[in-house]
Context: one part of a larger RNA
RNA sequence: CGCAUGAGAUUUGAGAGAAGCUGACCUUAGUACGAGAGGACCGGGUUGGACGAAUCCAUGGUGUACCGGUUGUGGCGCCAGCUGCAUUGCCGGGUAGCUAAAUUCGGAAGGGAUAACCACUGAAAGCAUCUAAGUGGGAAGCCCAUCUCAAGAUAAGAUCUCAUAGGAAACUUGUAGACUACGAGUUUGAUAGGCUGGGAGUGUAAGUACCGUAAGGUAUUCAGCGGACCAGUACUAAUAAUCCAUUUGC
Numbered sequence: 001c002g003c004a005u006g007a008g009a010u011u012u013g014a015g016a017g018a019a020g021c022u023g024a025c026c027u028u029a030g031u032a033c034g035a036g037a038g039g040a041c042c043g044g045g046u047u048g049g050a051c052g053a054a055u056c057c058a059u060g061g062u063g064u065a066c067c068g069g070u071u072g073u074g075g076c077g078c079c080a081g082c083u084g085c086a087u088u089g090c091c092g093g094g095u096a097g098c099u100a101a102a103u104u105c106g107g108a109a110g111g112g113a114u115a116a117c118c119a120c121u122g123a124a125a126g127c128a129u130c131u132a133a134g135u136g137g138g139a140a141g142c143c144c145a146u147c148u149c150a151a152g153a154u155a156a157g158a159u160c161u162c163a164u165a166g167g168a169a170a171c172u173u174g175u176a177g178a179c180u181a182c183g184a185g186u187u188u189g190a191u192a193g194g195c196u197g198g199g200a201g202u203g204u205a206a207g208u209a210c211c212g213u214a215a216g217g218u219a220u221u222c223a224g225c226g227g228a229c230c231a232g233u234a235c236u237a238a239u240a241a242u243c244c245a246u247u248u249g250c
Base pairs, nucleotide, nucleotide: 001152005163006162007161008160009159010158011157015149016148017147018146021049022048023047024046025045026044027043033038051106052105053104054103055102059100060099061098062097066093067092068091069090070089071086072085073084074083075082076081110144111143112142117137118136119135120134166244167243168242170186171185172184173183174182191237192236193235194233195232196231197230198229201225202224207220208219209218210217211216
């Protein structure tokens, strides 16, 4: 821009893409078959491999804005307590998020038309013949079926609602994200930050008291701290104002 009025929702599916794998074991059954040795079809069940999708409850990894330990050196006048630098100084843990080696799930079942092939009826050719007319079976393959996209499918589809509705920008932002887009909000407000409460985590803070010559220990104290997590709360910031359209076509 189009889809001959505009807008907001919900859809149909022409068409396109994805997927399509396979082992072992148990049972049927030591049955059918076979002198024996051996040893099934068909059917039922269990459990794997590779591949793929989703997810983070659990198991782990990461987690340089969380907690702790510790070395050297500098600073805050000194002590104590903090803090800078040394790969995050080094090390032990670890929330959210992300993630795999983790968890869950998938290939199916079914239908149709067929290939090779197997057949029925059956002439040409009094027989025979699956074929010439006619009919049936038959594959991981083909068409459906499963999942995803999909009306620029210009043959531009359908349904519902509204008709002054609507859209954009701006701002707070995240379940979204390179940008854009998309989603949640914008005081008639919990959108983000802060604060309060809780939680995961770390592991018993500082100060003080006591014990010890001291390093240190014990008590207060399962303390203190606590990024992303869960809630509550308008304290802060989403203010006010703006722009497009409100008709067009015949």
Large-subunit ribosomal RNA, domain VI from a Bacteriovoracia bacterium, 250 nucleotides, folded computationally. Its mean pLDDT, the model's own confidence on a scale to 100, is 87. It was read from a public genome assembly. Taxonomically the source falls in Bacteriovoracia (Bacteria, Pseudomonadati, Bdellovibrionota). Its Rfam family is "Bacterial large subunit ribosomal RNA".